[in-house]
Context: one part of a larger RNA
RNA sequence: GAACGAACGCUGGCGGCAGGCCUAACACAUGCAAGUCGAACGGGUGUAGCAAUACAUCAGUGGCGCACGGGUGAGUAACACGUGGGAACGUGCCCUUCACUACGGGACAACGUCGGGAAACUGACGCUAAUACCGUAUAAUGUCUCCGGACCAAAGAUUUAUCGGUGAAUGAUCGGCCCGCGUCUGAUUAGCUAGUUUGUGAGGUAAUGGCUCACCAAGGCGACGAUCAGUAGCUGGUUUGAGAGAAUGAUCAGCCACACUGGGACUGAGACACGGCCCAGACUCCUACGGGAGGCAGCAGUGAGGAAUCUUGGACAAUGGGCGCAAGCCUGAUCCAGCCAUGCCGCGUGAGUGAUGAAGGCCUUAGGGUUGUAAAGCUCUUUUGCCGGGGAUGAUAAUGACCGUACCCGGAGAAUAAGCCACGGCUAAAUUCGUGCCAGCAGCCGCGGUAAUACGAAUGUGGCGAGCGUUGUUC
Numbered sequence: 001g002a003a004c005g006a007a008c009g010c011u012g013g014c015g016g017c018a019g020g021c022c023u024a025a026c027a028c029a030u031g032c033a034a035g036u037c038g039a040a041c042g043g044g045u046g047u048a049g050c051a052a053u054a055c056a057u058c059a060g061u062g063g064c065g066c067a068c069g070g071g072u073g074a075g076u077a078a079c080a081c082g083u084g085g086g087a088a089c090g091u092g093c094c095c096u097u098c099a100c101u102a103c104g105g106g107a108c109a110a111c112g113u114c115g116g117g118a119a120a121c122u123g124a125c126g127c128u129a130a131u132a133c134c135g136u137a138u139a140a141u142g143u144c145u146c147c148g149g150a151c152c153a154a155a156g157a158u159u160u161a162u163c164g165g166u167g168a169a170u171g172a173u174c175g176g177c178c179c180g181c182g183u184c185u186g187a188u189u190a191g192c193u194a195g196u197u198u199g200u201g202a203g204g205u206a207a208u209g210g211c212u213c214a215c216c217a218a219g220g221c222g223a224c225g226a227u228c229a230g231u232a233g234c235u236g237g238u239u240u241g242a243g244a245g246a247a248u249g250a251u252c253a254g255c256c257a258c259a260c261u262g263g264g265a266c267u268g269a270g271a272c273a274c275g276g277c278c279c280a281g282a283c284u285c286c287u288a289c290g291g292g293a294g295g296c297a298g299c300a301g302u303g304a305g306g307a308a309u310c311u312u313g314g315a316c317a318a319u320g321g322g323c324g325c326a327a328g329c330c331u332g333a334u335c336c337a338g339c340c341a342u343g344c345c346g347c348g349u350g351a352g353u354g355a356u357g358a359a360g361g362c363c364u365u366a367g368g369g370u371u372g373u374a375a376a377g378c379u380c381u382u383u384u385g386c387c388g389g390g391g392a393u394g395a396u397a398a399u400g401a402c403c404g405u406a407c408c409c410g411g412a413g414a415a416u417a418a419g420c421c422a423c424g425g426c427u428a429a430a431u432u433c434g435u436g437c438c439a440g441c442a443g444c445c446g447c448g449g450u451a452a453u454a455c456g457a458a459u460g461u462g463g464c465g466a467g468c469g470u471u472g473u474u475c
Stems, first nucleotide, its partner, number of pairs: 001475004006471005013347006019340002021305001026303003030300003035064003040061002043058006071258003081182006089175002094171001096169006102136004111126006142151003156163002184230003191221003196218002199215005233255004237248004260281005283294004311337001313336003319333001320331004350380004360371004386411005394402001419464005424445003430459005440447002
């Protein structure tokens, strides 16, 4: 000198754009954050109707989604990440192509009746539908094969125009796996290792593999730093620097890991699953003491910690996501608004004229000098703010939270708007008074013990300016 997710002190007019728990991965009241489909299905309730039925709504069966999106950085020194390769794999929805979509059956919720329990919830019996479940048939280009053959599927709905279902192949997308290289500190850590290292066979997996197991061999790693310990999410980037480098990894983007702590699997195309399940633990809450409920590192918000970090806001209008043929519903993703000078950028706090150099202040050699064209006065202007009127783009037929916002026009009126730090040298800017090694200052050198340009005040001056200083950290 530059930089900051900053904090503190004094001060503070406006706008645009960005940013905002770096500490306790501490504990959380309350609300919301993942639903949707009646064009899969039966039923309850309500309305209309004589009825058939139609419409609305509700819980249930069923389908898809809930593995995305959002948060955090605890763990991790590792194929976690970055980069470049590889072969033994999977892939719902989507695209393309081929073939098929036949015939039957028995249940279980809801519902009804009777119970148990304080509750959470739950039992027995009875009835019932389906794109739920099961059987038979069909079967190749699929699978297995001893090459003879064997085996495997489906679901219908409706407004009659479509939406679906099954098998197979291809693509796309996404993901799993393996390898080369790169990736912090410590030797006051020197030896480490028994599924350990290789092989054969088997199991397991979507798939390779000691991934697991049986048997055989005795290997494997290490001063080119193994092992151990400490620290740490990694990267694109960011800051600084002429560069080399050093430091760093907030916001945004990619990857990884985690979801009260530890473990486990289920379902599924995909999870060993933040707002799913089971077990154990700690903690909190309810209880009729028998037993139950919970998990903000989602958005707000609370307490605590801390030098320190925001609203329990609006809307699905746009973009995107889920479901649905659609209408649409849901969406604290997102888009907006609110708070904060936290930062960057822009604008303003007036302009011209005005000497008798007014008054006042300060200094003085008492003559004067300086504040100083500064003020007053005169002539103007109206940015911002205020008042009145109009009023978008973002939406392409409709639909605008933002918002009567941005912007435009008119009006009044200098009106609503300046501080902070420094002045011994480094370092731009000095005098007087007070104090008297006291009170104090200080980044370094150093000032202060009676004339202190260094302390405190005043005046003047210098610097920056809605900021200015201080502290901390990095280069």
The part of an RNA shown here (small-subunit ribosomal RNA, 5' domain) has 475 nucleotides and comes from an Alphaproteobacteria bacterium. The full RNA is in RNAcentral, with records from ENA. Its Rfam family is "Bacterial small subunit ribosomal RNA".